[in-house]
């Protein structure tokens, strides 16, 4: 340098065109308890990696581009 994958909540992930995006842990609060931890409720937290195009409607589908991962060539 090519070619494939990945990028959604602080972590790890679903969710693959339909109006307000979800869980699990993790965090704050309350209940329990002598007090903690476990449990068991509630809350907060997200420009869906950036721009752009297609659509009546994009996380979703298509382009380029970052950022990571992988294979290959390249290293005379």
């Nucleotide at each position: 340098g090519c070619g494939c994958c990945u990028g959604u909540a602080g972590c790890u992930c679903a969710g693959g065109g339909g109006a307000u995006a979800g869980a699990g842990c993790g965090u704050g609060c309350g209940c329990c308890u002598c007090c903690g931890g476990a449990g068991c409720g509630c809350a907060a937290g997200g420009c869906c990696g950036u721009a752009g195009g297609u659509u009546c409607g994009a996380u979703u589908c298509c382009u380029a581009c970052c950022a990571g991962g992988c294979g290959c060539a390249c290293c005379a």
Predicted 3D model of a 76-nucleotide RNA (transfer RNA) from a Thermoleophilia bacterium. The organism belongs to Thermoleophilia, within Bacteria. It matches the Rfam family "tRNA". Rfam classes the family as a transfer RNA. Model confidence (mean pLDDT): 82 of 100. It was read from a public genome assembly.